[in-house]
Molecule: Glycine riboswitch aptamer
Organism: Amylibacter sp. SFDW26
RNA sequence: UAGGAAACAUCGGGAGACGCUGGCAAGAUGAAAUUGUCAGGGCCGAAGGAGCAACCGCCUCGGAAACUCUCAGGCAAAAGGACCGAUGUUUUGAC
Numbered sequence: 001u002a003g004g005a006a007a008c009a010u011c012g013g014g015a016g017a018c019g020c021u022g023g024c025a026a027g028a029u030g031a032a033a034u035u036g037u038c039a040g041g042g043c044c045g046a047a048g049g050a051g052c053a054a055c056c057g058c059c060u061c062g063g064a065a066a067c068u069c070u071c072a073g074g075c076a077a078a079a080g081g082a083c084c085g086a087u088g089u090u091u092u093g094a095c
Base pairs, nucleotide, nucleotide: 004092005091006090007089008088009087010086011085012084013083018041020040021039022038023037024036025035026034042075043074044073048071049069050068051067055063056062057061
């Protein structure tokens, strides 16, 4: 000089799947709707986790998907959310 990579912070975007059934409780009511909780069945994959593997590397070894599983998690909104983008900080590589 240039501005790569990683981590963190803030901001923006960010999918799928029953607002299922039954019991109990709260409050309300003419009754229902509502909220919470427990049980049962169904469903989803993009926290995390596990499996297979193309492929990659310094190749007796290590890494490795948004594929597969569904343990965990989730199935109105909100929240969360892999991942993507912007800005900032820190660390670090190359010329």